A computed fold for a 101-nucleotide RNA from a bovine gut metagenome, annotated as SAM riboswitch aptamer (S box leader). Its mean pLDDT, the model's own confidence on a scale to 100, is 84. Its Rfam family is "SAM riboswitch aptamer (S box leader)". Rfam links the family to the GO term regulation of gene expression. RNAcentral records the identical sequence in 2 taxa.
RNA sequence: CUCAUCCAGAGCAGCAGAGGGAAUGGCCCGAUGAAGCUGCGGCAACCCUUGGCUUUGCCAAAACGGUGCCAAUUCCUUUAGGUAUCUGCCUAUAAGAUGAG
Repeated sequence: CUCAUCCAGAGCAGCAGAGGGAAUGGCCCGAUGAAGCUGCGGCAACCCUUGGCUUUGCCAAAACGGUGCCAAUUCCUUUAGGUAUCUGCCUAUAAGAUGAG
């Protein structure tokens, strides 16, 4: 840089000791223990694997291996448009995350 996905799912223990949820504005989490590290466990099914088919691919299965993930929809939001009396809702982006190349 390109492509795909992001309203589902899944946490305990030990060490440690004040931050964390990317950024903005919010709103939250945190001494009943944040980040980080370690162990074990779990979720999911992107790659890998197997089978089928109407084979640029699609569907199904499996979960040993490579990643990822385990508060809140990517926590909400940002830009544009639509809609709405009730400051909300909808759509498409941006940004970000993960995977594959």